Molecule: THF (Tetrahydrofolate) riboswitch aptamer
Organism: bovine gut metagenome
RNA sequence: UAGAGUAGAAAAGGCGCGUUAAGUGUUGCAAAACGGGAUGUUGUUUGCAAACGAAAGGGGAUUCUCUGCGGUGUCUUUUCGCGUCCGCUA
Repeated sequence: UAGAGUAGAAAAGGCGCGUUAAGUGUUGCAAAACGGGAUGUUGUUUGCAAACGAAAGGGGAUUCUCUGCGGUGUCUUUUCGCGUCCGCUA
């Protein structure tokens, strides 16, 4: 001098869940983790509380299936992904 690596985000695909409404999203409070270390920011997750709130249809015939729908869960791949100081690699 250059570079890598976190939490996580987006897209595509796979497998599920719900459609008898859980989940997602919003607000408040508390907590946790968050490049290897220190510090700090942003973001994330969890718990509790509150308000809000949905897209079904066909076949089949007794709960099975198809097409949808949900700011749905999860996995894989790709892309993106720490300010300062030290550390790491070259």